This is a predicted structure of a 583-nucleotide part of an RNA (large-subunit ribosomal RNA, domain V) from Granulicella rosea.
Its Rfam family is "Bacterial large subunit ribosomal RNA".
The coordinates come from a structure-prediction model, not an experiment, and the mean pLDDT is 83.
Context: one part of a larger RNA
RNA sequence: CCCGCAGCUAGACGAAAAGACCCCGUGCACCUUUACUAUACUUUUACUAUGAGUUACGGCAAUUGCUGCGCAGGAUAGGUGGGAGGCUUUGAUGCCGGACUCUUGGGUUCGGUGGAGCCAACGGUGAGAUACCACCCUGCGAUUGUUGUGAUUCUAACCUGCUUCCCUGAUCGGGAAGAGGGACAUAGUAAGACGGGUAGUUUGACUGGGGCGGUCGCCUCCUAAAUUGUAACGGAGGCGCGCGAAGCUACACUCAGGCCGUUUGGAAAUCGGCCGUCGAGUGCAAAGGCAUAAGUGUGGUUAACUGCGAGACCUACAAGUCGAGCAGAUGCGAAAGCAGGCCUUAGUGAUCCGGUGGUUCUGUAUGGAAGGGCCAUCGCUCAACGGAUAAAAGGUACGCCGGGGAUAACAGGCUGAUCGAAGCCAAGAGUUCAUAUCGACGCUUCGGUUUGGCACCUCGAUGUCGGCUCAUCACAUCCUGGAGCUGUAGAAGGUUCCAAGGGUUAGGCUGUUCGCCUAUUAAAGUGGUACGUGAGCUGGGUUCAGAACGUCGCGAGACAGUUCGGUCUCUAUCUGCUGUGGG
Numbered sequence: 001c002c003c004g005c006a007g008c009u010a011g012a013c014g015a016a017a018a019g020a021c022c023c024c025g026u027g028c029a030c031c032u033u034u035a036c037u038a039u040a041c042u043u044u045u046a047c048u049a050u051g052a053g054u055u056a057c058g059g060c061a062a063u064u065g066c067u068g069c070g071c072a073g074g075a076u077a078g079g080u081g082g083g084a085g086g087c088u089u090u091g092a093u094g095c096c097g098g099a100c101u102c103u104u105g106g107g108u109u110c111g112g113u114g115g116a117g118c119c120a121a122c123g124g125u126g127a128g129a130u131a132c133c134a135c136c137c138u139g140c141g142a143u144u145g146u147u148g149u150g151a152u153u154c155u156a157a158c159c160u161g162c163u164u165c166c167c168u169g170a171u172c173g174g175g176a177a178g179a180g181g182g183a184c185a186u187a188g189u190a191a192g193a194c195g196g197g198u199a200g201u202u203u204g205a206c207u208g209g210g211g212c213g214g215u216c217g218c219c220u221c222c223u224a225a226a227u228u229g230u231a232a233c234g235g236a237g238g239c240g241c242g243c244g245a246a247g248c249u250a251c252a253c254u255c256a257g258g259c260c261g262u263u264u265g266g267a268a269a270u271c272g273g274c275c276g277u278c279g280a281g282u283g284c285a286a287a288g289g290c291a292u293a294a295g296u297g298u299g300g301u302u303a304a305c306u307g308c309g310a311g312a313c314c315u316a317c318a319a320g321u322c323g324a325g326c327a328g329a330u331g332c333g334a335a336a337g338c339a340g341g342c343c344u345u346a347g348u349g350a351u352c353c354g355g356u357g358g359u360u361c362u363g364u365a366u367g368g369a370a371g372g373g374c375c376a377u378c379g380c381u382c383a384a385c386g387g388a389u390a391a392a393a394g395g396u397a398c399g400c401c402g403g404g405g406a407u408a409a410c411a412g413g414c415u416g417a418u419c420g421a422a423g424c425c426a427a428g429a430g431u432u433c434a435u436a437u438c439g440a441c442g443c444u445u446c447g448g449u450u451u452g453g454c455a456c457c458u459c460g461a462u463g464u465c466g467g468c469u470c471a472u473c474a475c476a477u478c479c480u481g482g483a484g485c486u487g488u489a490g491a492a493g494g495u496u497c498c499a500a501g502g503g504u505u506a507g508g509c510u511g512u513u514c515g516c517c518u519a520u521u522a523a524a525g526u527g528g529u530a531c532g533u534g535a536g537c538u539g540g541g542u543u544c545a546g547a548a549c550g551u552c553g554c555g556a557g558a559c560a561g562u563u564c565g566g567u568c569u570c571u572a573u574c575u576g577c578u579g580u581g582g583g
Stems, first nucleotide, its partner, number of pairs: 001583008010575003014570002022404004027400002029396004035201005042193008051154016068137001069105001075130001078136005085119003094113008158181003162178006204216003213233001217239006240385001241283001242342002247301007255279001257275005281290002284347001286345003305328004311322003317386001330339003353379007361372002411458001412456001413454003417451001419447006428438002465540001466538003470532001471529005478503003481498006505519005546564004550559003
């Protein structure tokens, strides 16, 4: 060096399982509820199957009988018409009693008594004239019919898991006869209420992982790199209006502030003089503007018009913006002219659907109408603001699927804020004296053990804390060794330098690393090695499914809260290592 055999598992990001954690999908399932929308069940009402009688109270119609009062007037005049007569031994005037009504004066009516008259016309009052007759009105009573509601009775619908008999040796079913209930129950139809019992679904996005928080449209400034444009969970602020004058026009004016003067009057009210390029003001944020004013007044007014619009800006689209000029009608101005809102840039919402007004449009045989179109206008914090629907919240540790190292938790990597170490300066402490020792305010480096930041390999899997076993390295050295300085008398120390050869204990508590305690020791070092080491062990902790407590939640359930329980697979191919044999 080559080839074996027996072993060990450090590596082959070893094998196994398209990661179960995490995120994503306008994925799925199941569960919950005061999510949304339906719906079974339940319930209420109406009608139907569903009939008869009595009674009470209503509605309507017919018949009949009554009722009706302003003042004046015999006095209780409903309206209109006819009307000169009407009623009366079939009992008038009157008297007694009862009922109804009442405006308290009477009216109507019934019974008795009584035995011959009473009323109207006329006159008078008044808007209207009375007896008597007819037709009506208001309100009331009676009767009849019809209808409704309530109560009650009935039996024939309907019901009976009741009794007997038959089919029939039958607790079914049917039939018959009884008994009980009874127009209820029950069933159907329609409408309403309730309705996680059931069902279908929804439950946004951005995001230095996700959640929690915040945000989502528009305007102004900076970032923005001197045209325009330009991102971030970058830095600052505003808007979701207002105003018929705060619009238009003609004319006029100049502000803020300062100094001086001046009654009450003061720092500051009003007044006078001078200076005053803009520091004032602009309806509202900022920017850009503005004194020739866009700022401040006064007069007159409605262009805060109708029909258009050459041409541009901006721009993926849809939108947005500017606009001379033409026609009509108008305001101001002597006129030239100016005026289609406001110094400018925010003050907002597509489409569908529907409302209102107008209209020379359409009009399902024709004429109309309905409906529609067109013009004008109205109804959205559709604010998740290019608006999925008229209409929508949660749980899953019982979970599932498709994906992602496009994205988190472990480890690695980069970084080094934080952390650790060293150095520089030296204010100060050290009785005196900065530097024996310590060292503020600061500065310069190093390390890559902490907590982080980033999200670069790995989600078709890189097993996670601690312990056991076995280690190996660094030195910023715990002990042992050698030196310097000392605020080193000695002893014991402090501090610095050199040094990694060897060493660096055993117990109690806790899952613990750590820590505290006990007893020792020369010392009981600090770190790296995928916080070394689970194809070496363990499995106490964490981190599935069961269960409980506290807390939160209406609930399903949840909790870096607690508690009991809870499957750790692999026969070694290669590299590596140990032992051994042969050539």